[in-house]
This record gives sequence, structure tokens and C1' cells, in this order.
RNA sequence: GAGUCGGCCGGGCGGUCGCGGCGCUCCCGCAAGGGGACGUCGAGGAAAGUCCGGACUCCACAGAGCUCGGUGGUGGUUAACAGCCACCCACGGUGACGUGCGGGACAGUGCCACAGAAAACAAACCGCCAGCGGCCCCCAGAUCUUCGGAGAUGGGGGUGCGGGUAAGGGUGAAACGGUGAGGUAAGAGCUCACCAGCGCGCCGGGUGACCGGAGCGGCUAGGUAAACCCCACCGGGAGCAAGACCAAGAGGGCCCAUUCCGCUUCGGCGGAGUGGUGCUUGCGCUGACGGGCUGCUCGUCCGAUGUCAGCGGGUAGGUCGCACGAGGCGCGCAGCAAUGUGCGUCCCAGAUGGAUGGCCGCCCCUCGUCUCGCCACGAGGACAGAAUCCGGCUUACAGGCCGACUCAU
RNA sequence: GGGCGAUUGGCGCAGCGGUAGCGCGCUUCCCUGACACGGAAGAGGUCAUCGGUUCAAUCCCGGUAUCGCCCACCA
Repeated sequence: GAGUCGGCCGGGCGGUCGCGGCGCUCCCGCAAGGGGACGUCGAGGAAAGUCCGGACUCCACAGAGCUCGGUGGUGGUUAACAGCCACCCACGGUGACGUGCGGGACAGUGCCACAGAAAACAAACCGCCAGCGGCCCCCAGAUCUUCGGAGAUGGGGGUGCGGGUAAGGGUGAAACGGUGAGGUAAGAGCUCACCAGCGCGCCGGGUGACCGGAGCGGCUAGGUAAACCCCACCGGGAGCAAGACCAAGAGGGCCCAUUCCGCUUCGGCGGAGUGGUGCUUGCGCUGACGGGCUGCUCGUCCGAUGUCAGCGGGUAGGUCGCACGAGGCGCGCAGCAAUGUGCGUCCCAGAUGGAUGGCCGCCCCUCGUCUCGCCACGAGGACAGAAUCCGGCUUACAGGCCGACUCAU
Repeated sequence: GGGCGAUUGGCGCAGCGGUAGCGCGCUUCCCUGACACGGAAGAGGUCAUCGGUUCAAUCCCGGUAUCGCCCACCA
């Protein structure tokens, strides 16, 4: 000088005026409640997105099989996770380091456009190669001859048909190992040497993923599972608008007591009525008879004061859930670390028309102007804001601080 | 607060991983005295955006942005 990681802060202090919660106290009020003083607390690293995982609550317990969804290297960590830590492997980087839904493509099925001969039990367009028969051309030419020629046979070339080949050509994202030598009609792992890769068992190291070594084998196997699928593991659903409670009354139901009637096996049973400091339900109407266990089957459970579906009306109430928690901070111990554990200490927002702000002074940082002096003046200080609560991930973010490491000089 | 869905020309919508289409609209020309209708030709797409898987992504898998829908109680 250029970089790579990790952690932290994210304006500070004082004054003053306000806002919300809690405690205490005073005043007003019959009470409900209202007001004041004092004390104390009052947004975040992401409170956000709602992408995962839990706590908590309710549901007709949560059973089996199929289906469906999720996760996917190994070991650890945790309440749990798709998170985190360490390690392995692959790829990228000179390196610190980064990225990876990172099991299986010798269980099966599907797909691989265009181009190309051929896209998967390989095949054969051009090319190369020997052979065979037909035809044509050229050369040599036994033999016959009327001396003009005819012509068996052999060689070469061309064309055609079937055959061998996978070296070379070209296409493509991808073409069934690469280089060299032997071999061959031409060739080819056909054979050999080296290299790459695969499989099998062996030895050594590691808890393991995996790594290292020597050996054998056939010589070679395309890609895709964020396509279906297979394997292993996990998963009941809904969500604080979950859910619980709240005066009085009409009505319904249950229970108890009692009166009358009927029946009676004289134990009681049924119907109608009256009453209860009793229990429970309860906005109304219409429709269906079924509904829950996420879809299907079995099974099981709930049920006619019920459940489901639809329509309509009213209200936008109060209290709890709801602030002591997988809690924060400090120190020690175990561990490489994530994390666990022991001791001490602290109590730290709870609004619901939704509080957490405004102004002044000093300081810090940034920008602008100037008489250029970090003096004066002016402007500004990111992203954003709790709503049941935690653990993560992801995304947004002005500026600043600290630590470790790499490369070059 | 919680639970879901969508995004493709100007608008409404299609689209088995292999060059993105349809209807309406728009532009130009023809037809007409002129307009409408009709006919012919044409333009117009970062498939919302950023990454990943794949030879190849509108499509498959994540992140982000924007828009839309649903829910309470009977005190």
C1' cells in the first nucleotide's frame, strides 16, 4: 500500500416543558372515579419481513395404513430448528478466506430443444479398408484369323450393392477415457507402458464424514433427483383477533321438592302444573342432518337445549392472558468452539384514539459560506420504531471504534 | 397483530424447462365525399426485481419489492 474475517457502538452530558406504566402520599367526591406532589422505569440491532423453530392456549386426545409436506456430508450443541460450532469433500482465490438443498443416476421411469450421421442395450453421413458379383474405361495379352480384326485371362481405375472400422472430419452444453508404441486389410484397450477415473477386497490413521498405502480386475461407466422416484430421519391442527372471566332480566334445559291424573308386579313409572338465595345455557332468522381427527380407508370420538352452512342486527366495552424470563450483567470452571455449569448481583416498557417527544446550553461528527484561524456563522446526524414472549435466519442502515490474519514492498 | 394469494405488451388474460402468444386498444395504408364498420400490414415485452439449480428458466428453488384478500365480540 492492497485486502480478508470477527466483535462492538450507533451521538454524549446538563437544564426545562410534556407523554405512558408502577409505587407512595395529599386533595375533591356518598361512591364509581378524578386531580396534584414525590420517587422510579420507559424501544431496537434490527422492535421489520413473517422465512424457520419453540414456549403458551384451545380443539371432538393426537390410533394404524396409504397419501402429503419438510430436512439431507460427519461429529457436536440446543427446549427446538432449515440455526450455530468444529471438521471432511468439491469449486473459486497467489493467500488470509469465501461459496455449496453436499444422500442415491451399476432399483426403476422420464427428459436432453436447435445443430448433428448418431443424444444412450449406441450408431455409421463424409472418410479409411480388404473382398465379391454386374457394368464402363485404360493397360498387358495366350489363342484364332479371311490379316481388317475377334478375344480367354491378368492388372489398374471409376461406379453400384452388401460388409469391416471408430483413428480423422464436422455438430453440440454433452459424442462411450488421454498420450506414445506395437499390431492390423484398415482400425479399435485389440495388446503393452505411463497418466486420469471406476469397482473389489486388504493394511494403517480417525468416534465419523473421510484420508494415506500397496494389490487385483474389466480396460471406461454421459448429464439431470431445486424431474418423478428410492433411502434415512422428522411432522396432529389452529393461532394471543389463541383462550378465560364479567351486572340484571325475559326464555330454554337439567336437578330437587311438592300437588293432581293415569298405570302398577305396590318397589315405582309416565303425563300436566307449582315452587327453588340450586346448576347450566343464552343476539335473531333460515336451511341441512351430520360433524371432528388437514386428503382417502379403517378405527374412534362428539351430537339434536347439538353441529355445520348461509343471511341479518348490534357493539367496537372492561378484567385477565401480559411482563421473573430457555432473563440481563460480572467473575470463575469445562470445552478448539457453538455451548454448558457454579457463584454473586440486578428487576429492566406494557400502550390499545396506541406513550417513549419538543426546546435551550456545552461537547463530538459531517457538509457549506467567509475576513480562511478547525475560529465564527448556518444546515444536518443513518435505518427505523415494541403490541403474547423467546432462539435463529434474511433484509435496511449515515458514521465510528477495536482485534486477528493474508499478500506485495 | 395473525393467516393466505398474485405480479407476463397500454388493459384483461393464456402459456408440459427448449425462439413468449390471444382478445381489446395503438400506428400506417386501403375502402368512403367524410366518419363508423370492414380489409391489409406493422410497432410495442429487462416475463416485478436479485441470486441459485440446469447445457438451457416466464416455468424449478430461495431473498426482496409492490398490490390484493380473510379474521373480532354478543359482555

This is a predicted complex of two RNAs, RNase P RNA and transfer RNA, with 484 nucleotides together. Its mean pLDDT, the model's own confidence on a scale to 100, is 77. It holds a member of the Rfam family "Bacterial RNase P class A". It is annotated as a ribozyme.